[in-house]
RNA sequence: UUCUUAUCAAGAGAGACGGAGGGACUUGGCCCUGUGAUGUCUCAGCAACCUGCCUGUUUCAGGGCAAGGUGCUACUUCCAGUAGACGUCCGCGUCUAGAAGAUAAGAA
Numbered sequence: 001u002u003c004u005u006a007u008c009a010a011g012a013g014a015g016a017c018g019g020a021g022g023g024a025c026u027u028g029g030c031c032c033u034g035u036g037a038u039g040u041c042u043c044a045g046c047a048a049c050c051u052g053c054c055u056g057u058u059u060c061a062g063g064g065c066a067a068g069g070u071g072c073u074a075c076u077u078c079c080a081g082u083a084g085a086c087g088u089c090c091g092c093g094u095c096u097a098g099a100a101g102a103u104a105a106g107a108a
Base pairs, nucleotide, nucleotide: 001108002107003106004105005104006103007102008101013043014042015041016040017039021032022031023030026081027080028079029078044073045072046071049069050068051066052065053064054063055062077100082097083096084095085094086093087092
């Protein structure tokens, strides 16, 4: 980097550095940002994918505990975009699926 599977409406912030844009890409919207964002580092925290232990079963369903490996800590992945269904005051709205993306685990 590619493929497969699972999840993505919950949860969890302080300090230091730094100094201009940022919320992945593109278009539109909506937001954050010199009351210092985004980012980096330290510490703290959240969660429980992998992992370990206990339990349990038809030996691999389920339940519990811990927190070693990751991950995460503005806004639903911030929202929409594509397709379908329904509704409509014809502006659009709601739901489902998809695409793209993120994370984990496995494989090449």
The prediction has a mean pLDDT of 85.
SAM riboswitch aptamer (S box leader) from Planococcus beigongshangi, 108 nucleotides, folded computationally.
The model forms 91% of the base pairs in the Rfam consensus.
NCBI's taxonomy places the organism under Bacteria, Bacillati, Bacilli, Caryophanales, Planococcus.